[in-house]
RNA sequence: GCGGGAGUAGCUCAGUUGGCAGAGCGCAACUUUCCCAAAGUUGAGGUCGCCGGAUCGUGCCCGGUCUCCCGCU
Repeated sequence: GCGGGAGUAGCUCAGUUGGCAGAGCGCAACUUUCCCAAAGUUGAGGUCGCCGGAUCGUGCCCGGUCUCCCGCU
C1' cells in the first nucleotide's frame, strides 16, 4: 500500500426486513432478613466511533475518515 472483519449503556453483546434503541451482568433505591448473601420490584445510564450524503424517515443504505484485529504484498 491492498483486501476483509469489528466499533451500539460501565462491561459482554443483540438489533442488516429502513419505521418507539434493547438484553444479560454491573450500579442505585425499595421489599424481604437481626445482619450479610440470595431472591423480588422499580429506576438511572446512549452524539449507535466521527463527518457528510441519499430518504418522509437510518444503528441499518452510500461516500469519506479514525481506532483495533486478521490476511496479502